Small-subunit ribosomal RNA, 3' major domain from an uncultured bacterium, 471 nucleotides, folded computationally. It matches the Rfam family "Bacterial small subunit ribosomal RNA". Gene Ontology terms of the family: structural constituent of ribosome and ribosome.
Context: one part of a larger RNA
């Protein structure tokens, strides 16, 4: 100098309190530990591994097991020699298939240097092999926490220290004051985006608003940009005004005006560093090792195994609810080997036709909790759906291993869950549907978005975790 302290002051965080809703027991669906296996490929492992890397393991992916095959090699490139146009395309045998062997056709570029293939030899190749403790790059965490230095000066022999303290403020080393300290970088703020209000330009969206046709009805049609809704551009907010308290910074207030008020709300955005924190399997590169195999092609299996342990989820355990009829209101997103409206068939899953639309125009699209009206009356039920049984359906060369999805039928555990423990302060927790990526099909209950419905509570900082200053 920090670092620590079950020291000590000050001060923040859903940190604790005060609430809501979970988790912990059931079942199922995922990831891990173990175990087991020929092989369950590898990596993540307190907080910062564990629906994590995988935003899609039936082959493929796949890197891992057995098993056949290839060795200038699957791909890339230099040389030499020999040879032919390279190369298609059919057959035909062996094979699980990669291969490997055989025929038969069709082709022959050229600037005469070659190019281009094969074979055979060489140099290079290949490697998800190891070392994150050789290392770039890039990410987690403390943490959007308010700290971390710097010149020059002053102070100390000197490591340092000062400033960066104090006092008052702030979401904030935020800013006032004060002062052997003056300034100044990197943070913070703010300058970006997006929400929210208004105006103003612009429209194959919206509109009977205006005028017209027309229709069983719909902006379906002429017309038109009024409105709303897109795009583009500009204006509001800044403690600006009032009052109270303060030197002043700043506080307050059922003050106004205002769409919005005190950083409006929401994102991007992460300082100097710490964790030899994470990654050589994205990617790149030092070292070391394999080279007829630790390379590479093929088929099959495996990553899905299951006496258990643990993390994250879904769906229950019912009446604020199940189940039937009927009736309404969204957002963002996506479509061409795509989305498919409509008609026909099937209880259905989806099949046969087919319009429209490269899409503000046409499609999925009827949102769904909501409300209405009916049932059912408290029980393992008309809660609950697991299991398994039989029938089928669509992708896919192929659904045994090991895919969804539909119908019948069976209907299990489970009656609110010890100890303990998570999230959330508002359009937020709840809860309720929708769409996207990835993707032939999905094991998605996952991620990422989107709108609907919409609460309770904060006395207060004694305590628990975490943090920041002094000391």
């Nucleotide at each position: 100098u920090g670092a620590c302290g079950g020291g000590g002051g000050c001060c923040c965080g859903c940190a604790c309190a005060a609430g809501c809703g979970g988790a912990g027991g059931a079942a199922c669906a995922u990831g891990u530990g173990g175990u087991u296996u020929a092989a369950u490929u590898c990596g993540a492992u307190g907080a910062u591994a564990c629906g994590c890397g995988a935003g899609g393991a039936a082959c493929c992916u796949u890197a891992c097991c057995c098993g056949g095959g290839c060795u200038u090699g699957a791909a890339c490139u230099g040389u030499g020699c020999a040879g032919g146009a390279a190369g298609g395309a059919a057959g035909g045998g062996a094979g699980a298939g990669a291969c490997c062997c055989c025929u038969u056709u069709c082709g022959u570029c050229u600037u005469c240097g070659g190019a281009c293939c094969u074979g055979c030899a060489u140099g290079g190749a290949g490697g998800u092999g190891c070392u994150g403790c050789a290392u770039g790059g890039u990410u987690g965490u403390c943490g959007u926490c308010a700290g971390c230095u710097c010149g020059u000066g002053c102070c100390g022999u000197g490591a340092g220290g000062u400033g960066u303290c104090g006092g008052c403020u702030u979401a904030a080393g935020u800013g006032c004051c004060a002062u052997a300290a003056c300034g100044a970088g990197c943070g913070c703020a703010a300058c970006c985006c997006u929400u929210a209000u208004u105006c103003u330009c612009g429209u194959u969206u919206g509109c009977c608003a205006u005028c017209g046709c027309g229709u069983a009805g719909u902006g379906g049609c002429g017309g038109g940009c009024a409105c709303u809704c897109c795009g583009g551009g500009a204006a509001u907010a800044c403690u600006g005004c009032c009052a109270u308290c303060g030197u002043a910074a700043g506080a307050u207030g059922u003050g106004a005006g205002g769409a919005a008020g005190g950083u409006g709300g929401g994102g991007a955005u992460g300082a100097c560093g710490u964790c030899a924190a994470a990654u050589c399997a994205g990617c790149a590169c030092g070292g070391c090792c394999c080279u007829u195999a630790c390379g590479u092609c093929c088929g099959g299996g495996g990553c899905u195994a299951c006496a258990c342990a643990c993390g994250u989820g879904u769906u229950a355990c019912a009446a604020u609810g199940g189940g039937g009829a009927g009736u309404a209101c969204a957002g963002a997103g996506g479509g061409c080997a795509g989305c498919g409206a409509c008609c026909g068939g099937g209880c259905g899953a989806c099949c046969g036709g087919a319009a429209g639309c490269c899409a503000a125009u046409c499609c999925a699209u009827u949102a769904a909790a909501a409300c209405u009206c009916c049932u059912c009356u408290c029980a393992g039920u008309u809660c609950g759906g697991a299991u398994c049984g039989g029938a089928g359906u669509c992708u896919g060369c192929a659904a045994c291993c090991c895919g969804a999805c539909u119908c019948c039928g069976u209907g299990a555990a489970g009656c609110u869950g010890g100890a303990u423990u998570c999230g959330c302060u508002a359009g937020u927790a709840a809860u309720c549907g929708c769409g996207c990526a990835u993707c032939a099909g999905c094991c998605a209950u996952g991620g990422c978005g989107c709108g609907g419905u919409g609460a309770a509570u904060a006395c207060g900082u004694u305590c628990c975790c975490g943090g920041g200053c002094c000391u």